[in-house]
Guanidine-I riboswitch aptamer from Tropicimonas isoalkanivorans, 113 nucleotides, folded computationally. Its mean pLDDT, the model's own confidence on a scale to 100, is 86. The organism belongs to Tropicimonas, within Bacteria. It matches the Rfam family "Guanidine-I riboswitch aptamer". Its family is annotated with regulation of gene expression in the Gene Ontology. About the family: This family represents a conserved RNA structure found upstream of the ykkC and yxkD genes in Bacillus subtilis and related genes in other bacteria.
RNA sequence: GGGCAGGGUGCUUAGGGUUCCGCUGCCGGGCGAUCCGGCAGGCCAGGUCCGAGAAGUGCCACCCCUGGGGCAAAUUCCGCAGGGGCACACGGCGGGCCAAAAUCCCGGGAGAU
Numbered sequence: 001g002g003g004c005a006g007g008g009u010g011c012u013u014a015g016g017g018u019u020c021c022g023c024u025g026c027c028g029g030g031c032g033a034u035c036c037g038g039c040a041g042g043c044c045a046g047g048u049c050c051g052a053g054a055a056g057u058g059c060c061a062c063c064c065c066u067g068g069g070g071c072a073a074a075u076u077c078c079g080c081a082g083g084g085g086c087a088c089a090c091g092g093c094g095g096g097c098c099a100a101a102a103u104c105c106c107g108g109g110a111g112a113u
Stems, first nucleotide, its partner, number of pairs: 007060006015050002020047002022044001023041007062085006069078002088108001090111001094106003
C1' cells in the first nucleotide's frame, strides 16, 4: 500500500414524525347531548405506525473442544447431544423510502484514528 471478513433474524428501547385514532382550537348543523361535520394544530403528554452496525435481549448460522450414533469403514463422511467462542467500533454533508420523519436505507459509506 492492497485484498477478504467482521453474518441473519424476532422482540424491545433510545429516537422519529403525523396516514389513522385520540386530543386541542375555531367554524357550522342540531331543541339538546359526553352528538355530527368541516378547517387548522405534532414547540399536542398519548394509542396505531417507522425504528438502531457502533443500544438491550433471544433464536439461528459460523468456529473450537468433548461424547455417542450411523454406514463396509472412518481423525477424514452424515447426523445428534453437551460445553465454549462470536472481539472492537469516532463518523459528516447530501440523497432515498413510506403519510411523514428518524440513529431506518445509501452506510462498519466519505472522512478521522